[in-house]
RNA sequence: AACGAACGCUGGCGGUGCGUCUUAAGCAUGCAAGUCGGACGGCAAGGCGCCCUCGGGCGCCCUAGAGUGGCGGACUGGUGAGUAACACGUGGGCGACAUGCCCUCCGGAUGGGGAUAGCCGGUAGAAAUACCGGGUAAUACCGAAUGCGCUUCCGCAGGCUAGAGUGGCGGAAGGAAAGGGGCUCCGGCCCCGCCGGGGGAUUGGCCCGCGCGCCAUUAGCUUGUUGGCGGGGUAACGGCCCACCAAGGCGACGAUGGCUAUCCGGCCUAAGAGGGUGGACGGACACAUUGGGACUGAGAUACGGCCCAGACUCCUACGGGAGGCAGCAGCUAAGAAUAUUCCGCAAUGGGCGCAAGCCUGACGGAGCGACACCGCGUGGACGACGGAGGCCGGAAGGUUGUAAAGUCCUUUUGCGCGCGGAGAAUAAGCGGGGGAGGGAAUGCCCCCGCGGUGACGGUAGCGCGCGAAUAAGGGGCGGCUAAUUACGUGCCAGCAGCCGCGGUAACACGUAAGCCCCGAGCGUUGUUCGGAAUUAUUGGGCGUAAAGGGCAUGCAGGCGGACGCGCAAGCUCGGCGUGAAAGCCCGGGGCUCAACCCCGGGACUGCGCUGGGAACUGCGCGGCUGGAGUGGCUGAGGGGCAGCCGGAAUUCCAGGUGUAGGGGUGAAAUCUGUAGAUAUCUGGAAGAACACCAAUGGCGAAGGCAGGCUGCCAGCAGACCACUGACGCUGAGGUGCGAAGGUGCGGGGAGCGAACAGGAUUAGAUACCCUGGUAGUCCGCACAGUCAACGAUGUACACUGGGUGUCUGCGCAUGAGCGCGGGUGCCGUAGCCAACGCUUUAAGUGUACCGCCUGGGGAGUAUGCCCGCAAGGGUGAAACUCAAAGGAAUUGACGGGGGCCCGCACAAGCGGUGGAGCAUGUGGUUUAAUUCGAUGGUACGCGAGGAACCUUACCUGGGUUUGACAUGCAGGGGGACGGUCCGGAGACGGGCCGGCGUGGCAACACGCCCCUGAACAGGUGCUGCAUGGCUGUCGUCAGCUCGUGCCGUGAGGUGUUGGGUUAAGUCCCGCAACGAGCGCAACCCCUACCGCCAGUUGCCAGCAUGCAACGAUGGGGACUCUGGCGGAACUGCCGGCGACAAGCCGGAGGAAGGCGGGGACGACGUCAAGUCAUCAUGGCCCUUAUGUCCAGGGCUACACACGUGCUACAAUGGCCGGCACAGAGUGACGCGAGGCCGCGAGGCGGAGCAAAACGCAGAAAACCGGCCGUAGUUCGGAUUGGAGUCUGAAACCCGACUCCAUGAAGUUGGAAUCGCUAGUAAUCGCGCAUCAGCACGGCGCGGUGAAUACGUUCCCGGGCCUUGUACACACCGCCCGUCACACCAUCCGAGUGGGGGGUACCCGAAGCCGGUUGUCUAACCGCGAGGGGGACGCUGUCGAAGGUACGCUUCGUG
Repeated sequence: AACGAACGCUGGCGGUGCGUCUUAAGCAUGCAAGUCGGACGGCAAGGCGCCCUCGGGCGCCCUAGAGUGGCGGACUGGUGAGUAACACGUGGGCGACAUGCCCUCCGGAUGGGGAUAGCCGGUAGAAAUACCGGGUAAUACCGAAUGCGCUUCCGCAGGCUAGAGUGGCGGAAGGAAAGGGGCUCCGGCCCCGCCGGGGGAUUGGCCCGCGCGCCAUUAGCUUGUUGGCGGGGUAACGGCCCACCAAGGCGACGAUGGCUAUCCGGCCUAAGAGGGUGGACGGACACAUUGGGACUGAGAUACGGCCCAGACUCCUACGGGAGGCAGCAGCUAAGAAUAUUCCGCAAUGGGCGCAAGCCUGACGGAGCGACACCGCGUGGACGACGGAGGCCGGAAGGUUGUAAAGUCCUUUUGCGCGCGGAGAAUAAGCGGGGGAGGGAAUGCCCCCGCGGUGACGGUAGCGCGCGAAUAAGGGGCGGCUAAUUACGUGCCAGCAGCCGCGGUAACACGUAAGCCCCGAGCGUUGUUCGGAAUUAUUGGGCGUAAAGGGCAUGCAGGCGGACGCGCAAGCUCGGCGUGAAAGCCCGGGGCUCAACCCCGGGACUGCGCUGGGAACUGCGCGGCUGGAGUGGCUGAGGGGCAGCCGGAAUUCCAGGUGUAGGGGUGAAAUCUGUAGAUAUCUGGAAGAACACCAAUGGCGAAGGCAGGCUGCCAGCAGACCACUGACGCUGAGGUGCGAAGGUGCGGGGAGCGAACAGGAUUAGAUACCCUGGUAGUCCGCACAGUCAACGAUGUACACUGGGUGUCUGCGCAUGAGCGCGGGUGCCGUAGCCAACGCUUUAAGUGUACCGCCUGGGGAGUAUGCCCGCAAGGGUGAAACUCAAAGGAAUUGACGGGGGCCCGCACAAGCGGUGGAGCAUGUGGUUUAAUUCGAUGGUACGCGAGGAACCUUACCUGGGUUUGACAUGCAGGGGGACGGUCCGGAGACGGGCCGGCGUGGCAACACGCCCCUGAACAGGUGCUGCAUGGCUGUCGUCAGCUCGUGCCGUGAGGUGUUGGGUUAAGUCCCGCAACGAGCGCAACCCCUACCGCCAGUUGCCAGCAUGCAACGAUGGGGACUCUGGCGGAACUGCCGGCGACAAGCCGGAGGAAGGCGGGGACGACGUCAAGUCAUCAUGGCCCUUAUGUCCAGGGCUACACACGUGCUACAAUGGCCGGCACAGAGUGACGCGAGGCCGCGAGGCGGAGCAAAACGCAGAAAACCGGCCGUAGUUCGGAUUGGAGUCUGAAACCCGACUCCAUGAAGUUGGAAUCGCUAGUAAUCGCGCAUCAGCACGGCGCGGUGAAUACGUUCCCGGGCCUUGUACACACCGCCCGUCACACCAUCCGAGUGGGGGGUACCCGAAGCCGGUUGUCUAACCGCGAGGGGGACGCUGUCGAAGGUACGCUUCGUG
């Protein structure tokens, strides 16, 4: 784009078309083929007349029905079952034919005969129907006569022919007929018919060339088969049929078989070529319930005829009968699905008829169906800074939208009324005119006028009236693809053509609004073509994506060098015929337009006939040498086959020497050895393979070929000479060769070694490793015929820059040089390629031929066939299933890949954790609640830097509703505020008292409280996967990018890689890159040294004063210190290394040395990491509650599990006593000294201190002295009892501390695991935040103060380069197989049930043909008897259905 469509939703009108695609399933009912009285006999009823015994009879007229006869029922109409065929299409042929009716021409129609329907009478039967007797007519039937011409036979001559023909002449024989009607002057004339014949037209029959499906998993088929002779038969040729003879005929150019199918003009699609299709219309064919058969006829093997057989249906009195919608309607069934049992012969056409006319479900119309095409309408104009409503938005506003309303207008359509024979039509007849022929009339031919007849239909159309009145939907809006928002939903419900949407913000589902597309339709489904160059003729491919046959040889086939002459098959130009009509295209015309219809032209690309041409192909002839080949000469070679020979090694055997192991592995064991192995020496045997040479090398068609020598055979290369003369290339089938492994038979067997055995390994180990070991490996003969048979690259020829190796030959030169040829490698120009890559050895450019491919899986499977001894090989599907499977390259990520390099990563070392008790967090469990969050690393002493109430978010109970809190408004009341009483657990409720805000003279203004109301508040309710912000982690790792340029089709690369170097993408050098940004480093802070300045509350050397003592005092500005400013370090200097660089190593100096130590600082990004409960925030949710207030409880539970800690297990310790030395902090609701009390926690008390001043505050370990003596202890302190202290409204749940008593586990902690590289670990104490109180946690501070690092193999993490990849939510990836269950598809399967066609035989209907004399017999012959002829009967061949048997094929089922 299209449709004979169907389905869903919707539906106003008209025109024109179309309408059982399915079971060629079955059918009730009606109709669809009759007509002619002018062929014939005759006539019911009826009418008229007469007679009548009234029952009826006779005559005349007129006919129905039936019959004889003629023509037509072979046309029209239906359907597509069969058919792969001369069925159809196209072009030819018939010298091999027919043709009723029609046209034309010639000739004729004389004279006879016998029957038979109808009818009458009768018989049988239910019926259908049949029969007997009598009698009758014809345009029915039969002889005879005539015979132009006709037919058959014979003869003759000529022309044309491949050949019988046709035509001409002559002879013989044979064969015709029908009447009816009109007129009449009765002579006849005319009309319709009849017979014989010629011609024409038309329609048929037969034959041929070419064209027209699929399967080769159908490869061979054929006996009337192929041909001949003779005959039969036909309208006609023919093996169509028959007898005989011959043995042919067809087939890879696809016979035979199977499957499917009417064919064509055309139709649909397509740019075309092509593909698909054959419904309507037109042509042809075939069929008519299934199969068979003939009759009649001009024509049939006959849809609405006959006979037989089968199935089915119906009637029946059971004896028998009837029937055939694939005609028009209609019914049933089937199906997704397809119409009225309509009107009419008015028109067109057909049959019959002289005609009138009759018949006509052909046809013309109407009806139903949006089934299709075409046209029209459902209103038009004006109408707002734009109503209402809807939708969106926070609002402003936007949008629906000039849309509506409203005003004006129109009336197609609709409704009502009216007009409407306009178009579709002119015959018969009548009238008039003319004409031919004729003696006239009728009649015949032509013209004019009148002239009946309409199914559709009161329709089309027209007019008037009314009134916007009667008339819009469907699909879509994620991309493809035109059109977007909101809400609902929450991987549900659903969507979906493909990709894919939906798991709480869905432009994808549903709804709404808006928008887009089309519009009486719109979507969906199905089908065809297109896009699809995705079967490639036009117009594809095969190195790696699917695809080169394993290699050769070669028949057929295809293709083929150069010259000349000829032919004209291909080719080309012209003419003629045909290519039906319709359709298509163009032009014109008719319906108001269009669809539709009409006219003209074109086209119909084809086929045939004919004339011309000769370039090319072809064919014939002749010659040519360049392709190809032959001979001569030379050369290299693991080319093949056969025979002979050789040494090394291995194993075995014998012997010698010799002693305890050997062997084997990652380590072992099996194994072997004191019966003497291994090792070693000598000798012998056997089989197999040939080190070095050796190559990147040589040869071969491929497989493949390697010790040496000999023989035989073959191929290849080279310069030159001679010869043949296109002998060539390719090659479907065929044939041969063909590694390893395998098979058969016979040999052989050293080593190796499937299977097998044992030993190991392992979760297992039917493996990898080890010890053995059989086939096999080897030889001969035969089979097999495969492979990653690979260059994954068919063969041949030609052409197209170079460079460089190597093997072999030739020419020139003679220093290793130059050139030519044939092989074999590498690199590369152009070109090609998706890229990788290829590149004279093409994957470049061409030619020829062959093979092969067409998404993945199923599957190289099944099945069939062929081959094989078998194993197996060749050929080779489908169902089903997937939305991919693949190639090349890119960036990452990953690797039990590689290289380089880092990190407390390992190692080295010190101390821990994991065991105990306790603390704390978490899981779990429990609970009314144990609020919530954090969950590998990167949650778990985390949010918590302080849960008894509060906090608090949870639970129980009690209250409250504009609210505990914010803003503004309206109304009412009240000073703000303070105190107190009652009920109550309190919140709260109720009452009383005091007081009377600020400014202003005042009016008033401002501020506050209570009540009421509506806005609103409030939520630690949900979503961290809607977010901001902040944070963790990789990771303080050295990386991450950009601009421009360059490279690549592109992803992308380059830069950023490389050589060095660094802690570092730090720096240097190099480089198609040059620069730049974020990171690194530096800039900032602390700390270490020095200087300067400053000097109280800090300091005190010197001077002075004073004390029991003290920088206590005067004073000092030196020192320490404090805190401000500055300096200092930069590989700067020296040496070496390095590349003359960057830098590294060493050294000097220095407080500090190669980033001095520490901190702050965290690139692009990753983990949908964490947090909606810090805060903020979108959306959702709650609103007398999910808000808020209160009391109590809970967050503190406890059989367990884990994390993080504390204290220990002791003597490097514990206890007692003595006695030193910090730093950093902190203190007013505070720190709190001295003193007194208490064993103590603490109390009393209060000096001093907003703090370099006073306090907290005794630092502790250490050090000195003493005791303890290895003990569950003088270790350890849990637990518990008692008694207290402090804070606080309150320590019961549930605080800390003190004293007395109690004294648990624990004796160094399994697997495993953590921290730390120096002032670090370890160890010791001190302070601070939070805080009423509560610290084993956190954050800080100082004291004492180590050990170790060989090194980078390994574990973990990371950086750079490279490599492989089937990974890309990226190895925690991907992915394979078995098994279990359910379901689907397929194969096989003992079988079983159908279909189809085949062969043989049996039976054998109807019927044609043949035979027959049994029966009967009008016409003709015969005087007759009889004959001739005919019918029936009987019979033979053939013969449908049926039966039997066998095998084939196909489908179902198992």

A computed fold for a 1454-nucleotide RNA from uncultured Treponema sp., annotated as small-subunit ribosomal RNA. The sequence is in RNAcentral, with records from ENA and SILVA. Its mean pLDDT, the model's own confidence on a scale to 100, is 85.